[in-house]
RNA sequence: GGAGCGGGGCGGAUGGCCGCGCCCGCGGAUGCGGGUGAGGAAAGUCCGGGCUCCACAGGGCAGGAUGCUGGGUAACGCCCAGGCGGGGAAACCCGACGGAAAGUGCCACAGAAAAUAGACCGCCAGCGGCCCCUUAUGGGGUGCGGGCAAGGGUGAAAAGGUGGGGUAAGAGCCCACCGCACCUCCGGCGACGGAGGUGGCACGGCAAACCCCAUCCGGAGCAAGGCCAAAUAGGGAGGCGCUUGAGGGUGGCCCGCCCGAUGCCUCCGGGUAGGCCGCAGGAGGCGUCCGGUAACGGACGUCCCAGACCGAUGGCCAUCGGCCCUUAGGGCUACAGAACCCGGCUUAUAGCCCCGCUCCCCUC
Repeated sequence: GGAGCGGGGCGGAUGGCCGCGCCCGCGGAUGCGGGUGAGGAAAGUCCGGGCUCCACAGGGCAGGAUGCUGGGUAACGCCCAGGCGGGGAAACCCGACGGAAAGUGCCACAGAAAAUAGACCGCCAGCGGCCCCUUAUGGGGUGCGGGCAAGGGUGAAAAGGUGGGGUAAGAGCCCACCGCACCUCCGGCGACGGAGGUGGCACGGCAAACCCCAUCCGGAGCAAGGCCAAAUAGGGAGGCGCUUGAGGGUGGCCCGCCCGAUGCCUCCGGGUAGGCCGCAGGAGGCGUCCGGUAACGGACGUCCCAGACCGAUGGCCAUCGGCCCUUAGGGCUACAGAACCCGGCUUAUAGCCCCGCUCCCCUC
């Protein structure tokens, strides 16, 4: 200097004019003064929790989610560390990564055959036939029967791989190495790894097919839920029920539990529909130190940081920045906006900065 990998951060500044929400103050309020007012994702609403109500949310079925190991956490499908598999020359990246000897099912097209293996081309004369030679033993031929699964071919996948021996030709048929299964020992908390031995191989793939196994999950959500105010006439018709109980809490279902007679359901007719709390001090931010490889945890100090409900957080001008284009100039300056709160994941983002690492080239 070039190519690349990983991590972190910023994402406008100042001034003027006009405007908006909330809070505080001003004896007067459509005002004046002061304070404060979006984000790293406020987004998607995909996970997990807090909080609230339903019964102190209990048993079973159904259903859903997760799925290597250890740890972190309030919890997680998140994060950290590690193992294994895959990719890369490396830094590094990716992985729904339990079970296919519990059962059921599927494997398109091609192909002989797709799981009880099979034989299209091919290879083979050891065996049964047939033909030829021969006095005979025997020899030669033939692939009809038969043997084989090496080689070719099909396929995403063809029943261990390579090499040698062996054979009529072949084949774990036999042997060596590799792979695989089982056993023992060693290392590790563990996933797993290593070494040695035994076995000729013990029947392919798919579980993001049903399913099985293990773990977790009660339901609904701030329109939760609570309080105040307002309203009234409980009028008419029909049906059900009163402890052998209608109906409700109750939600996918059942059990169980609770309420329940001045009761419950349907239709007709009528009334009200405004305010407050929840709601901003929290698993909170920042700094230092300590423990831990890390995620994270602990101690101390410090700070208070939006709170609406037709829903505020805006607009214009000037100057300075940043980047790009051919010189007084021009263009661009992103993605996007809270709605009970918090932890994650994912997605969007003009432009720019910082740190660490890998490989290559040049020079000293």